[in-house]
Context: one part of a larger RNA
RNA sequence: GCCUACGAGUUACCUAUAUUAGCAAGGUUAAGGACUUAGGGUCUGCAGCCGUAGCGACAGCGAGUCUUACGUGGCGCUUAAGUUAGUGUAGGUAGACGCGAAACCAGGUGAGCUACCCAUGGACAUGUUGAAGUUGUGGUAACACACAAUGAAGGACCGAACCGGUUGACGUUGAAGAGUCUUCGGAUGACCUGUGGGUAGGGGGGAAAGGCCAAUCAAACCUGGAAAUAGCUCGUACUCCCCGAAAUGCCUCUAGGGGCAGCGUCGGAUGAGUCUGAUGGAGGUAGAGCUACCAAUUAGAUGCGGGGGGGUCACAUCCUACCAAAUCUAGAUGCACUCCGAAUGCCAUCAAACCCUACCGGCAGUGAGGGCUAGGGUGCCAAGGUCCUAGUCCGAAAGGGAAAGAACCCGGACCAUCGUCUAAGGUCCCCAAGUGAUAGUUAAGUUGAACUAAGGAGGGUCAGUCGCUGAGACAGCCAGGAUGUUAGCUUGAAAGCAGAUAUUCAUUCAAAGAGUGCGUAACAGCUCACUGGUCGAGCGACAGAGCAUCGAUAAUGAUCGGGCAUUAAACUAUCCACCGAAGACCUGGAUUUGUGCUUAAGCACGAGUGGUAGGGGAGCAUGCUGACGGGGUUGAAGCUGCAUGGUGAUGUGCAGUGGACCGGUUAGAAAAGCCAAUGUAGGC
Numbered sequence: 001g002c003c004u005a006c007g008a009g010u011u012a013c014c015u016a017u018a019u020u021a022g023c024a025a026g027g028u029u030a031a032g033g034a035c036u037u038a039g040g041g042u043c044u045g046c047a048g049c050c051g052u053a054g055c056g057a058c059a060g061c062g063a064g065u066c067u068u069a070c071g072u073g074g075c076g077c078u079u080a081a082g083u084u085a086g087u088g089u090a091g092g093u094a095g096a097c098g099c100g101a102a103a104c105c106a107g108g109u110g111a112g113c114u115a116c117c118c119a120u121g122g123a124c125a126u127g128u129u130g131a132a133g134u135u136g137u138g139g140u141a142a143c144a145c146a147c148a149a150u151g152a153a154g155g156a157c158c159g160a161a162c163c164g165g166u167u168g169a170c171g172u173u174g175a176a177g178a179g180u181c182u183u184c185g186g187a188u189g190a191c192c193u194g195u196g197g198g199u200a201g202g203g204g205g206g207a208a209a210g211g212c213c214a215a216u217c218a219a220a221c222c223u224g225g226a227a228a229u230a231g232c233u234c235g236u237a238c239u240c241c242c243c244g245a246a247a248u249g250c251c252u253c254u255a256g257g258g259g260c261a262g263c264g265u266c267g268g269a270u271g272a273g274u275c276u277g278a279u280g281g282a283g284g285u286a287g288a289g290c291u292a293c294c295a296a297u298u299a300g301a302u303g304c305g306g307g308g309g310g311g312u313c314a315c316a317u318c319c320u321a322c323c324a325a326a327u328c329u330a331g332a333u334g335c336a337c338u339c340c341g342a343a344u345g346c347c348a349u350c351a352a353a354c355c356c357u358a359c360c361g362g363c364a365g366u367g368a369g370g371g372c373u374a375g376g377g378u379g380c381c382a383a384g385g386u387c388c389u390a391g392u393c394c395g396a397a398a399g400g401g402a403a404a405g406a407a408c409c410c411g412g413a414c415c416a417u418c419g420u421c422u423a424a425g426g427u428c429c430c431c432a433a434g435u436g437a438u439a440g441u442u443a444a445g446u447u448g449a450a451c452u453a454a455g456g457a458g459g460g461u462c463a464g465u466c467g468c469u470g471a472g473a474c475a476g477c478c479a480g481g482a483u484g485u486u487a488g489c490u491u492g493a494a495a496g497c498a499g500a501u502a503u504u505c506a507u508u509c510a511a512a513g514a515g516u517g518c519g520u521a522a523c524a525g526c527u528c529a530c531u532g533g534u535c536g537a538g539c540g541a542c543a544g545a546g547c548a549u550c551g552a553u554a555a556u557g558a559u560c561g562g563g564c565a566u567u568a569a570a571c572u573a574u575c576c577a578c579c580g581a582a583g584a585c586c587u588g589g590a591u592u593u594g595u596g597c598u599u600a601a602g603c604a605c606g607a608g609u610g611g612u613a614g615g616g617g618a619g620c621a622u623g624c625u626g627a628c629g630g631g632g633u634u635g636a637a638g639c640u641g642c643a644u645g646g647u648g649a650u651g652u653g654c655a656g657u658g659g660a661c662c663g664g665u666u667a668g669a670a671a672a673g674c675c676a677a678u679g680u681a682g683g684c
Base pairs, nucleotide, nucleotide: 001684002683003682004681005680006679011094012093013092014091015090016089017088018087019086020085021084022083023082026050027049028048032044033043034042035041054061055060064075065074066073097235098234100232104225105224106223107222108221109220115199116198117197118196119195120194121193122192124189127157128156129154133150134149135148136147137146138145162186163185164184168181169180170179201217203213204212238619239618240617241616242615243614248261249260250259251258252257262366263365264363265362266361267360268359273354274353276351277350278349279348280347281346287340288338289337294334295333298330299329300328301327305323306322307320308319309318310317369394370393371392372391373390374389375388376387377386378385399410400409401408414589415588416587419585420584421583425579426578427577428563429562430561434576436575437574438573439572440571441570447565448564455550456549459547461545462544464542465541466540467539468538476534477533478532479531480530482507483506484505487501489499513528517526518525590609591608592607593606594605595604596603597602620673622670624668625667626666627665628664630662631661638657639656640655641654642653643652644651645650
């Protein structure tokens, strides 16, 4: 892991409610007793309980009563049905749907492991070092001291047994629930060890690691309280039909739990409810506006006042590229501004529509929500962020599209059909349907998915404005581009071209600047403006629109989903046709509900039939029991295979196997349905 068996809302009492039945202003017995055909027994038993009247703390009064500060106010009455038993559902008390703690307490068992202690025994090869003391000799006044010998000390040295466990490898379903090999520490000591004994669980013992106290220790083990408790996790078993949520508000030692309300369902009742239209209201948002206030603000005009300067000592007074009140003109801002001011939403009345939604009672679940669109707060006008409001979808929704995809687009699946029409989206191939039509754009594979800027650029196209142009434009080519004059100033020099000055003037001209750029030390030289000729038809400037271009950078191999596509299979605009879904429709069938007719599960018409938590309804199967009625050695149950009925749980038939019991109808009572609980036992 698989298979088989077992495995979880039960039972008792109380309460509430619905329903069935009996009796009914009443209903009913309990214990006990008697009888008995032994049954879901019968009879008795009227104590008690509920109801028929309430109010008050009570006495008490009574359709009233209590309070009273004498104004009132509270609870009741007229309308009126209960009670007993069965069944369903829920709640309470009990283990209370099942399994599951870490722990707590009581009484006991443990120091044959290990920690420490007590008593009494035992072990420590061999080798090395050579303290004190002593003796001798030397030495001293005497000591001290020196040398030699002797001597034998030591938590002394090396190293076996013994005790330990440093390093590395192996082992890691081991040879072993801590080992083996190698290497290493101690090895006369705070040493090792045998035997007997002692200390016991909030206690021991500890050279102290929370270490050890029998493979168990931040409180041992065993039994009991005990089915402790578990707002937590997991699991919770057949079918079909109808409806169908919530993830919100308030409170909570409360935040992953609850109580009440909201939202679901079932039953009952009812004119409350919803929506649309009309009319009438309250209000200060979006927007807008501001010489309508408050606050802030730009430019100009005017210039209260101030600064600075001049002025005859002081005034008077004058000037101002300064600051600047207030006012005016023009512009413009605000969530804590408003002279204004919507759309929605809200309230009320009336009318129409819907056709049971308000309300009462039984039973719930939910109280972690999430994405998207719009309006906001917060944050960085960040987030698949967070918090509100309105809507929508997912949640609890399958189908088609978006390559793929919870919530984006289309659209809500009762069943069947190799029928029809469409939606979004598509129609060259993968891939169903146009290599459709008309007019343009794009050359970048831009694009055909999404997404990028400031800025750059004689890339095409379109539509404008203003100029020049057969009296010849624009571009090219040929020629000229002069004189006073080297203008004057400055300067070492300044001659068109370092710089500053300027009625930058005048002359000759077809035209020619006191000079556009290069150049020289300064000149020179080249060139431009400007003019003529040649040529012969359009040219130039400016702002704008659409498409393209550069800007353009990411980590495994690229790509529009792919192949691929260029007057398109790209983009823009218009049109026609087709494809395309569980949408709509046709045909047949099932089922729910409303109405009508019939009368019986029948017909007609209408509206329905996605669904998690959850509510309600109807059934299937299993073992047992009563009643009725059956089958079986001419082959029961069980098993295997085939066929068949039913929406389904499941039923039936036939064949084989098997070899003795088993169904049907109806009623009852349940140890009544398994894929899951790291479920339990067995097998493989």
Predicted 3D model of a 684-nucleotide part of an RNA (large-subunit ribosomal RNA, domain II) from Flammeovirga pacifica. Lineage of the source: Bacteria > Pseudomonadati > Bacteroidota > Cytophagales > Flammeovirga. Rfam family: Bacterial large subunit ribosomal RNA. Gene Ontology terms of the family: ribosome and structural constituent of ribosome. The coordinates come from a structure-prediction model, not an experiment, and the mean pLDDT is 82.